[in-house]
RNA sequence: UACCCAUCCAGACCGGCCGAGGGACAAGCCCAAAGACGCCGGGGCAACCCAGACCUGCAUUGCAGGACUGAAGGUGCCAACUCUUGCGAGGGUCAGCGCUGAUCUCAGCGGCUCGACCUUUGAAAGAUGGGAU
Numbered sequence: 001u002a003c004c005c006a007u008c009c010a011g012a013c014c015g016g017c018c019g020a021g022g023g024a025c026a027a028g029c030c031c032a033a034a035g036a037c038g039c040c041g042g043g044g045c046a047a048c049c050c051a052g053a054c055c056u057g058c059a060u061u062g063c064a065g066g067a068c069u070g071a072a073g074g075u076g077c078c079a080a081c082u083c084u085u086g087c088g089a090g091g092g093u094c095a096g097c098g099c100u101g102a103u104c105u106c107a108g109c110g111g112c113u114c115g116a117c118c119u120u121u122g123a124a125a126g127a128u129g130g131g132a133u
Base pairs, nucleotide, nucleotide: 003131004130005129006128007127008126013042014041015040016039017038021031022030023029025086026085027084028083043078044077045076048074049073050070051069052068054066055065056064057063058062082125087122088121089120090119091118092117093116094115095113096112097111098109099108100107101106
């Protein structure tokens, strides 16, 4: 590193150095010489490992799950929902076409479109933590 599990619509700044791209990739859309990104110092956010004390179930001295408090240690993070989409499966609205009805270009449809937009959900990819190898 490949693998397994969990989480990813919340949260979080100031200064110094550097000097051109950066946001994983593609397409968008954003950030950026009024200095982004990165590095350093300080600060903070969070609660995965961790510390503490419970509850429930199964078991017999353990296992699993749930919720609470904490932040010394190990991480992580401090633009935008993982910035959005990327591949499937639905739902809704609109539009066009078709069919039916009809008194005025109208109304209806469990009809079509690989149309446009919105939305739900599951994957893929990615990130972080823990485990294992």